[in-house]
RNA sequence: GCCGACGUAGCUCAGUGGUAGAGCAACUGAUUCGUAAUCAGUAGGUCCCCGGUUCAAGCCCGGGCGUCGGCUCCA
Numbered sequence: 001g002c003c004g005a006c007g008u009a010g011c012u013c014a015g016u017g018g019u020a021g022a023g024c025a026a027c028u029g030a031u032u033c034g035u036a037a038u039c040a041g042u043a044g045g046u047c048c049c050c051g052g053u054u055c056a057a058g059c060c061c062g063g064g065c066g067u068c069g070g071c072u073c074c075a
Base pairs, nucleotide, nucleotide: 001071002070003069004068005067006066007065010024011023012022013021018055026042027041028040029039030038048064049063050062051061052060
């Protein structure tokens, strides 16, 4: 340099056009002799960035950035 996959909550991920979610973690409360266990609840988002299509975009299209993998060149 070329090709492909991926980028969504603190972490791991789901969601493939119509109200953004789960598990874990965090926080609050209950329970308990006590707890990191159990139960209930609360909070947490620039869906990587810019632009386009659409009545409507996390999702489709173009460009960019980043991560991972493969190929090639040089040394």